Molecule: transfer RNA
Organism: Haliclona pahua
């Protein structure tokens, strides 16, 4: 260099054009507990980036970063 795969909240993770991006864990807070530690209840946190199709893009096209795999 060519090819192909991948990227969603601190982690994992669903989601194939349209109804608040959902779900588990972890955090913070409240309630229970003498305390803790489970139990319950509740916040807050996410579509790598840029353009473009389209009425409507996490989802489709293209450009490029990041990581894997494969070729020479």
């Nucleotide at each position: 260099g060519c090819c192909u795969c991948u990227g969603u909240u601190g982690c994992c993770u669903a989601g194939u054009g349209g109804u608040u991006a959902g779900g588990g864990c972890a955090u913070u807070a409240g309630g229970u507990u003498u305390u803790c530690a489970a139990c319950u209840u509740a916040a807050a946190g996410g579509c790598g980036g840029g353009a473009g199709u389209u009425c409507a893009a996490a989802u489709c096209u293209u450009c490029u970063c990041u990581g894997g795999g494969g070729u020479u």